[in-house]
RNA sequence: GGGCCCGUAGCUCAGUCCGGCCUAGAGCAGGGAGCUCAUAACUCCACGGUCGAUGGUUCGAAUCCAUCCGGGCCCA
Numbered sequence: 001g002g003g004c005c006c007g008u009a010g011c012u013c014a015g016u017c018c019g020g021c022c023u024a025g026a027g028c029a030g031g032g033a034g035c036u037c038a039u040a041a042c043u044c045c046a047c048g049g050u051c052g053a054u055g056g057u058u059c060g061a062a063u064c065c066a067u068c069c070g071g072g073c074c075c076a
Stems, first nucleotide, its partner, number of pairs: 001075007010028004020059001031045004052068005
C1' cells in the first nucleotide's frame, strides 16, 4: 500500500439479512430491600445506551450509502 470482518449498557452479546410491528432488548456485574445469628445462595425492586463519529438517501435509519476514527485477520 491492497482486501475482508468487527464497533449496540461497566462486561458478554441479540436485533442488521427483508428499514417501520414498542418508544433499542437479554444475561452478568454493580446499587437497594427481603430471607438468615451472619455470609453465600435464592427472591423482589430500581438504575443503566445521543447503537464509534460526521454527512447523505427516505415520510421514517442501530439497520441502506459515503467519508473518517478505532480494533482484528490475510496479502504484498
Record summary
This is a predicted structure of a 76-nucleotide RNA (transfer RNA) from a soil metagenome. Rfam family: tRNA. Its family is annotated with triplet codon-amino acid adaptor activity in the Gene Ontology. Rfam classes the family as a transfer RNA. The prediction has a mean pLDDT of 81.